[in-house]
Context: one part of a larger RNA
RNA sequence: UGACGGGGACCCGCACAAGCGGUGGAGCAUGUGGUUUAAUUCGAUGGUAAGCGGAGCACCUCACCAAGAUUUGACAUCCUGUUGAAAGCGACUGGAAACAGACGCCUCCUUUUAGGCAACAGUGACAGGUGCUGCACGGUUGUCGUCAGCUCGUGUCGUGAGAUGUACGGUUAAGUCCGAUAACGAGCGCAACCCCUAUGUUGUGUUGUAUUUUUCACAACAGACUGCCGUGGUUAACACGGAGGAAGGUGGGGAUGACGUCAAAUCAGCGUGGCCUUUAUAUCUUGGGCGACACACGUGCUACAAUGGGUAGGUCACAAUGGGUUGCGAUGCCGUAAGGCGGAGCUAAUCCCACCAAAACUACCCCAAGUUCGGAUUGAGGGCUGCAACUCGCCCUCAUGAAGCUGGAAUCGCUAGUAACCGCAAAUCAGCCAUGUUGCGGUGAAUACGUUCUCGGGUCUUGUACA
Repeated sequence: UGACGGGGACCCGCACAAGCGGUGGAGCAUGUGGUUUAAUUCGAUGGUAAGCGGAGCACCUCACCAAGAUUUGACAUCCUGUUGAAAGCGACUGGAAACAGACGCCUCCUUUUAGGCAACAGUGACAGGUGCUGCACGGUUGUCGUCAGCUCGUGUCGUGAGAUGUACGGUUAAGUCCGAUAACGAGCGCAACCCCUAUGUUGUGUUGUAUUUUUCACAACAGACUGCCGUGGUUAACACGGAGGAAGGUGGGGAUGACGUCAAAUCAGCGUGGCCUUUAUAUCUUGGGCGACACACGUGCUACAAUGGGUAGGUCACAAUGGGUUGCGAUGCCGUAAGGCGGAGCUAAUCCCACCAAAACUACCCCAAGUUCGGAUUGAGGGCUGCAACUCGCCCUCAUGAAGCUGGAAUCGCUAGUAACCGCAAAUCAGCCAUGUUGCGGUGAAUACGUUCUCGGGUCUUGUACA
């Protein structure tokens, strides 16, 4: 100087408390461990792994396994030779395919001892490697933590390591600001500048609005600054109350992450040093596996019901974000339905997904029961995508109707348009195992006395046989 303390003082945070809803019990989905396996590819492992990489595992992906093949190679550059075609298209034999063999059609250009283009053959230089090392690295990321800290120049003090500045009194979300001060200044952080949103004004209105002052869309500007008043305070910073105002003291949200910590994560996103491999650790193909299942854990979905379930359609009430030409696909017709036929319109404020919602409201039934709760599991019949749904897809109809009656110890999230409940959209994507993720709107609470305690963090101080 740090670090640590079951030392002290002060302060903060959904940290506790006060509340609301969950997890832990059930079934299922999904990830992980373990076990099994020919293989169940690899990575991530307290917080900071475990619906994570993976915004899509039937083939492909694919790295794993079995079997069958290739060896200058699936891909790049160079050299030599041959051909004028090669490729492509159609079709045959063997084969699981890759591949091997063979048939037909088709037959280059130019500036012409040659060149271009392309294939084949050969040769070696080389290609190739999701092989190893994240403890050789770049880049990127998590975390402490959006915590308020981390430093430097000159000066001063100290033999020196270092200290001071950055201590202290107030104050703040803040090393924020004020005062004071052997310090005076400065940098990276804080804040502001950036984006969205809440109000108004002006302008512009097509595809929006029946029409208009409006709504809406797109721009520009205004507006909030403790600016005004009062009280307190050191005449300060600031705090509390009030006025006006759409908004009040950072208005709400986002982006933005200091010096560093964890030899944290990633050589499998990419790049890359070194090492290893080169008839194999490379490449192609078929099939399997990543989907196994005594068990254990994490994250979720659906429930256990009456604030509910069902039916009806009564008002078929009321959104926002998005996406669409290899696409979204109206009206119409067929089908109980999934879906099919068909194809208007739309390269989009125009048309479609989508009359865009669902909770909500109204009427009736159910009457406390393993039920008209709950939907797992299984049987049968269909639909769709796709070369192909057996391992291993989704959807529909009929039948079947399991556990489950609110969950032990323990534990998680959340302070307002938040929690909780309700649906909608998108990426990936042929299809989909999405109950995931990321957004969007609808309905819309309760509680916070307070800082003793738990956890994490900050400042000062103290002890130390630790570095």

A computed fold for a 467-nucleotide part of an RNA from candidate division Kazan bacterium RIFCSPHIGHO2_01_FULL_44_14, annotated as small-subunit ribosomal RNA, 3' major domain. Rfam family: Bacterial small subunit ribosomal RNA. Its family is annotated with ribosome and structural constituent of ribosome in the Gene Ontology. Its mean pLDDT, the model's own confidence on a scale to 100, is 81. RNAcentral holds the full RNA, with entries from ENA and SILVA.